[in-house]
RNA sequence: AUGGAGUGUUUGGUCUUGGCUCAAGAUGAAUGCUGGCGGUAUGCUUAGCACAUGCAAGUCAGACAGGAAGUGGUGUUUCCAGUGGUAGACGGGUGAGUAACGCAUAAGAACCUGCCCUUGGAAGGGGAACAACAACUGGAAACAAUUGCUAAUACCCUGUAGGCUGAGGAGCAAAAGGAGGAAUCCGCCCGAGGAGGGGUUCGCAUUUGAUUAGCUAGUUGGUGAGGCAAUAGCUUACCAAGGUGAUGAUCAAUAGUCGGUCCAAGAGGAUGAUCAGCCACACUGGGGCUGAGACACAGCUCAUACUCCUACAGAAGGCAACAAUGCAAAAUUCUCCGCAAUUGACGAAAGUCUGAUGAAGCAAUGCCAUGUAGAGGUAGAAGGCCUAUGGGUCGUGAACUUAUUUUCCUGAAGAAGCAGUGACAGUAUCUAGGGAAUAAGAAUUGGCUAACUCUGUGCUAGCAGCCGCAAUAAUAUAGAGGAUGCAAGCAUUAUCCAGAAUAAUUAGGAGUAAAGAGUAUGUAGGUGGCUUUUUAGGCCUGCCGUUAAAUCCCAAAGCUCAACCCUGGACAGGCGAUAGAAACUAUUAAGUUGGAGUACAGUAGGGGUAGAAGGAGUUUCCAGUGGAGCGAUGAAAUGCGUAGAGAUUAGAAAGAACACCAACGACAAAAGCACUAUGCUGGGCCAACACUGAUAUUGAGAGACGAAAGCUAGGGGAGCGAAUGGGAUUAGAUACCCCAGUAGUCUUAGCUGUAAAUGAUGGAUACUAGGUACUGUGCGUAUUGACCCGUACAGUGCUAUAACUAACGUGUUAAGUAUCCUACCUAGGGAGCACGUUUGCAAAAAUAAAACUCAAAGAAAUUGACGGGAGCCCCCACAAGUGGUGGAGCAUGUGGUUUAAUUCAAUGCAAAAUGAAAAACCUUAUUGAGGCUUGACAUGCCACAAAUCCUCUUGAAAAAAAGGGGCGCCUUUGAGAACGCGGACACAGGUGGUGCAUGGCUGUCAUUAGCUCAUGUCGUAAGGUGUUGGGUUAAGUCUCACAACAAGCGCAACCUUCGUGUUUAGUUGCCACCAUUUAGUUUGAAACCCUGAGAAGACUACUGGUGAUAAGUUAGAGGAAUGUAAGGAUAACGUCAAGUCAUCAUGCUCCUUAUGCCUUAGACGACACACGUACUACAAUAGAUGGGACAAAGGGUCACGAUCUCACGAGGGUGAGCUAACUCCAAAAACCCGUCUUCAGUUCGAAUUACAUGUUGCAACUUGCCUGUAUGGAGCCAAAAUCGCUAGUAAUCGUUGGUUAGCCAUACAACAAUUAAUUCAUUCCUUGGCCUUGUACACACUGCUUAUUACACUAUAAGAGCUGGCCAUGCCCAAAGUCAUUACCUUAACCACAAUGAGGGGGAUGCCAAAGGCAAAGCUAGUGAUUAGAGUGAAGUCGUAACAAGGUAGCCGUAAUAGAAAGUUCAACUGGAUCACUUCCUUU
Repeated sequence: AUGGAGUGUUUGGUCUUGGCUCAAGAUGAAUGCUGGCGGUAUGCUUAGCACAUGCAAGUCAGACAGGAAGUGGUGUUUCCAGUGGUAGACGGGUGAGUAACGCAUAAGAACCUGCCCUUGGAAGGGGAACAACAACUGGAAACAAUUGCUAAUACCCUGUAGGCUGAGGAGCAAAAGGAGGAAUCCGCCCGAGGAGGGGUUCGCAUUUGAUUAGCUAGUUGGUGAGGCAAUAGCUUACCAAGGUGAUGAUCAAUAGUCGGUCCAAGAGGAUGAUCAGCCACACUGGGGCUGAGACACAGCUCAUACUCCUACAGAAGGCAACAAUGCAAAAUUCUCCGCAAUUGACGAAAGUCUGAUGAAGCAAUGCCAUGUAGAGGUAGAAGGCCUAUGGGUCGUGAACUUAUUUUCCUGAAGAAGCAGUGACAGUAUCUAGGGAAUAAGAAUUGGCUAACUCUGUGCUAGCAGCCGCAAUAAUAUAGAGGAUGCAAGCAUUAUCCAGAAUAAUUAGGAGUAAAGAGUAUGUAGGUGGCUUUUUAGGCCUGCCGUUAAAUCCCAAAGCUCAACCCUGGACAGGCGAUAGAAACUAUUAAGUUGGAGUACAGUAGGGGUAGAAGGAGUUUCCAGUGGAGCGAUGAAAUGCGUAGAGAUUAGAAAGAACACCAACGACAAAAGCACUAUGCUGGGCCAACACUGAUAUUGAGAGACGAAAGCUAGGGGAGCGAAUGGGAUUAGAUACCCCAGUAGUCUUAGCUGUAAAUGAUGGAUACUAGGUACUGUGCGUAUUGACCCGUACAGUGCUAUAACUAACGUGUUAAGUAUCCUACCUAGGGAGCACGUUUGCAAAAAUAAAACUCAAAGAAAUUGACGGGAGCCCCCACAAGUGGUGGAGCAUGUGGUUUAAUUCAAUGCAAAAUGAAAAACCUUAUUGAGGCUUGACAUGCCACAAAUCCUCUUGAAAAAAAGGGGCGCCUUUGAGAACGCGGACACAGGUGGUGCAUGGCUGUCAUUAGCUCAUGUCGUAAGGUGUUGGGUUAAGUCUCACAACAAGCGCAACCUUCGUGUUUAGUUGCCACCAUUUAGUUUGAAACCCUGAGAAGACUACUGGUGAUAAGUUAGAGGAAUGUAAGGAUAACGUCAAGUCAUCAUGCUCCUUAUGCCUUAGACGACACACGUACUACAAUAGAUGGGACAAAGGGUCACGAUCUCACGAGGGUGAGCUAACUCCAAAAACCCGUCUUCAGUUCGAAUUACAUGUUGCAACUUGCCUGUAUGGAGCCAAAAUCGCUAGUAAUCGUUGGUUAGCCAUACAACAAUUAAUUCAUUCCUUGGCCUUGUACACACUGCUUAUUACACUAUAAGAGCUGGCCAUGCCCAAAGUCAUUACCUUAACCACAAUGAGGGGGAUGCCAAAGGCAAAGCUAGUGAUUAGAGUGAAGUCGUAACAAGGUAGCCGUAAUAGAAAGUUCAACUGGAUCACUUCCUUU
């Protein structure tokens, strides 16, 4: 010495600024659910609203007279209205008022003080009444009047004392007795002192507002008088004109104050219940009386309001005492007991009184204590919940066994509370018995924040402190089970503080986040060089007084512990007194010169101001020449011009602005300042070091200056040019562009006072690395001189270290390190708006809120994406070509429409001849109709029966019914397996839903060259680097450089087809040579072709140029082939919630005599129309016809099918061969050689239609294909637009295959034949890649976002006014009452005895004066037709102003204009992209 925690939320992500929210504690609390006990404390925070009833202040018979009770009577005794004394000024309540000496703290002098204490002294002599009482009268009552009697500790006179006043003479001026047999006790009077109490003065301190700036007339002071206990304008007369205020008066709002209480680490913030001190108040307002003390809560009086009684003449009342009641309210107790204790009043005392107080009752309102049970107990019971169905969990929890008794029930005993007494109370406590017996809830469970699953719901219901949750798998809603932290409580609400360093003294900020006044001058104020000295205000040290008690803290004590209570100690930062110290600050005095200033000598400059003079250009006018256009624009038009423009020559006039020099160069406080010379004039700098001697700095108010626009008045007016007119553009175009053009721009005299008035950076002083450039002046060196070089001061730029910064950046011109002063900021919006005030001619400027609303708004930087930004690059992307589509007919797919159904899916590229490599039935999912219900299909159980097969009836069929035939395999003889039929239950089944619950598969960007990681390194971080840069490539391909160095997925290569030769093998393929045949037909050959297998070959390897001696590129040689040789397969990280639940699989969900299954018939093929993809064409590069030639690849046994034959033909009949290098399909066609005709709707074109056939199939009508004959639409090359293709490619020509019973195939998948043109480039369009830049975008430009307008709601402002409240002023009226005046009336004590005596009382009058009335102001609240803007609100209207160069860069100020965002003029800014040039800097 005991003390300090943070979290969520802005973003795609980061850091920061900054608000909002939460976790802690507290309460005189309330509400919800629940509730065992005890102790202790607390309990109308709201209406200072109204109060029925009871009680809360009396007492003394030992002050006094008297009455009564009691007794048969007297006495003793008891009670008592009255006189008298004392107390009702305390105790108790409340907080309305009060911003004040009211309270707190610390001092003071001009005062009073009953009872109490100490002490000194005194009480002599007289007198007159009044209550009670009696009688009588009035009154409803309350009460009152008259007459008569009477006592005192009641009253009066006198003597004396002390005392007081006065300079003195002198004056004023006391008393009371009672009790007792007595001692004696209690009182009375006058002094002095004390204690305690009270009055009064003063220093300091005490909430908010300037949208309250002036206030004050007894006001400030003096003198006289009055008055008071006392001081005093306290009152009054006179005199003076003061007093107070930016250190915040006055006014307004709010409020009792303190000890303390709560929170906080503290500083401090909030608060002022209970307890304690002070103050104020007592229905509201005024007033005095009595008294020691009051202007008096349960006293008096007056007035208003209210309530109540009344016989209407009059009376009564005041709970903010204790209880209680009503009302108000979220909300706060019994009309209890007792004076036993502790106090208080009275009394000699006994005692009486005491709603103070002591206790009980009610309330979980707070705090504290304690219990609701302890131990054992797995079949891990039943039951609940979950489940992957195995189990898990509630859970040793319960049951059960055993022990105990705080509590509980019953009984017995029984306190303390000072001596006495005992309301509390038969209470606390103790003891015996009984027996787990009587006792657990509320909240939460997405994150913050400890604790998770199921079910229901389906942006609904609802939750929510903030973020937010819920749209069919919700740990966030509701319920259930489990869990968590608390616990007789738990949550919620309200309020305070903390966290919040979020008003920052401790301890914040202002370049860009909110925030430096536009600028300087200067008053008050703040701050202030060096040396010595003085004092001691601040500051520091010691000691003293005070800072009430309680509380807090520490240590002990008492209740079983604790709360609680008691004792002691400590603390107490303040204020005051006193003694010291003298560094710092301040003060006094004296010096000094480094700050500051003055003088002298120089110097640079668009500094200011006044008048003067000047040339170039522009426009206009006059004249000449000349003759058709000019001018304008993206393109035009309006406009000017044959009445002569424009062009050109000469002349004249006018106004405004001053090229080059000119420079991040100069000057000025800023605004700002530029042709030339002159007059007047301000400031700076340098040098020398003479003078003054701190004279300085900052600067609230204040005054001054202050761009452009604007205003007033007078001039001026060339050009430009808001407004306006016209022409264009446009959907519109109140704009951008063009032609005109007024105010204005210029000047004089005034006003205005604002700008992105900016370095978005206040001023002053000092300190803290350099480098470099320029301006001014000086010095050194040097020189004839000028430069250069070095150096000092002052200024202006750039770069950079440390340091700072959220970062960007700043960096001796600080945004660094420090000191001083000043204006300013505290979330966004509302709003720099409203109201008020000031200024202004006006426009406006300055000052400047709130309601309401939101959880963000913002700064910097990062990664992306985007840009009608920039650079580089690729691609059939464009261009150059070629052929198409779009127009026609038909085929096919889709939309739409139709339908009983036209099943479903796919919808920009990336759906639409797609799923579907074949819808007549089947397929089939759809519709109608008829049927089935353990099912058409799977597994398990039981019973029967082999199974297969055949016949008949009904029916559209499915199916139903009947009949016949038939007994297999295996065997341990029980049975078993397969198939069939029947039955019951588990279940089957679903092309039902969700592709936004999924797997798998696929498309697309894209065969584009990208996408990442480890380590290192840079950055607070997100992230960067690597991956960028110079070259190069098809390529992140390679190379060089480099804070990077390695690596991975992609690229490439490896695979396959094809192109060359070669090796090997030759059947079914091949045939050069030798034979042979009609025929490679057969011997044979193995050369060739071909087929299969294998290896080779190509890698920029070689040469030259180029490049950097690189990578590469270019030309060439060689080679079958050239720079990836050509195709294919191969598809990175990811994007599109892309597509698919109808291929398949699958979660959840739905259907279960149906959304399942079977059958039949229909539909998927409909047809006004629109779109896509193909085919065929429009013809002569063609058509028809005759003849002739050359392929590749593929398929075939339920098949291909030769040959022969019939038919005009499709096809029919026949059936050789082939399970295929053997046979068949099979004929290739374009092409070539002939022939025919004509250039037309034709011998083009083939649709459509009719008739007649063929073929497949159970079936060809809906709805197949093919053939023959006849028919012969449209169409003559196609608008806007748009697609494919770069070489064996496009185009043209045919061939084959799969799927099928057949086929709507012109489709799809393959094959070969013939065989072009054009580009060699990247300006533009599309797409993509890299780097960079801007961004207010991040669902990422199909983004974001602004204003009007329509609708709904909300608060606000204005508003003819209306209605209240508050406050003060003036006038009128004036109660009670003090004071004053008064021969009007009256009067026991004294004097007198003939009073108009003194004194008193009443009445009247006067001043003051509450309430009331009238008047006109001020402030404030409510309300008001209507009006205005503002805010908020899933999908309204009109445009598109801003963010990218946002498509006219934006924005600030100003002006006029316009539906709206806004556009335009003038001046300013960069917080503008891009390009170019210049300067400076860095590196070399």